Record summary
This is a predicted structure of an 86-nucleotide RNA (transfer RNA) from Glaciihabitans sp. Its mean pLDDT, the model's own confidence on a scale to 100, is 81. Rfam family: tRNA. The family's RNA type in Rfam is transfer RNA. The sequence was found in a public genome assembly.
RNA sequence: GCCGGUGUGGCGGAAUGGCAGACGCGGAGCACUCAAAAUGCUUUGCUCGAAAGGGCGUGUGGGUUCGACCCCCACCACCGGCACCA
Numbered sequence: 001g002c003c004g005g006u007g008u009g010g011c012g013g014a015a016u017g018g019c020a021g022a023c024g025c026g027g028a029g030c031a032c033u034c035a036a037a038a039u040g041c042u043u044u045g046c047u048c049g050a051a052a053g054g055g056c057g058u059g060u061g062g063g064u065u066c067g068a069c070c071c072c073c074a075c076c077a078c079c080g081g082c083a084c085c086a
Stems, first nucleotide, its partner, number of pairs: 001082007010025003018066001026044006045056004059075005
């Protein structure tokens, strides 16, 4: 340099172009207990807010579309293969 793959919360990951983060782990609160473990219930992307609710978010920047994690273009990072190697 060429080709291919991957990139989503704290972690593993899901989502046929149509409510992003299902489900699990982890965290928090509560119940049970003398206390703890186990178990159960509630909750848990980020942010503003007392709340109701609002804003933002799938590597980055654009594009297509009524609508994009998903399609197209460019770029970045990582992984693999090939080539070159004076």